[in-house]
């Protein structure tokens, strides 16, 4: 240096929920808190999925992302470690 994975180390992260905030909302962002994750580290590139301010229609309902979810699936791209 490379490959590969938790049966091993040092540790990381941080669901639900509470509180405050920002949002039309989906959500997000602090803090507290742990359901769980070998990338639950980053990137919104692809599919998927949710929301509809605003725009539109056949108008009390429906359509639609320029918004959003990496803890929905991949793609890229970083990294630690026992084993070879």
């Nucleotide at each position: 240096a490379g490959c590969a994975u938790a049966u091993u180390u040092u540790g990381g992260c941080a669901a639900a929920c509470u509180u405050a905030u920002c949002g039309a909302a989906a959500g997000g962002u602090a803090a507290g808190g742990a359901c769980g994750c070998a990338a639950a580290g980053c990137u919104a590139u692809g599919g998927a999925u949710c929301u509809a301010a605003g725009g539109g229609u056949u108008u009390u309902a429906c359509c639609u992302a320029u918004g959003a979810u990496u803890g929905c699936c991949a793609g890229g791209u970083u990294g630690c470690c026992a084993a070879c």

This is a predicted structure of an 84-nucleotide RNA (c-di-GMP-I riboswitch aptamer) from Sporomusa silvacetica DSM 10669. The sequence is in RNAcentral, with records from Rfam. It matches the Rfam family "c-di-GMP-I riboswitch aptamer". Gene Ontology term of the family: cyclic-di-GMP binding.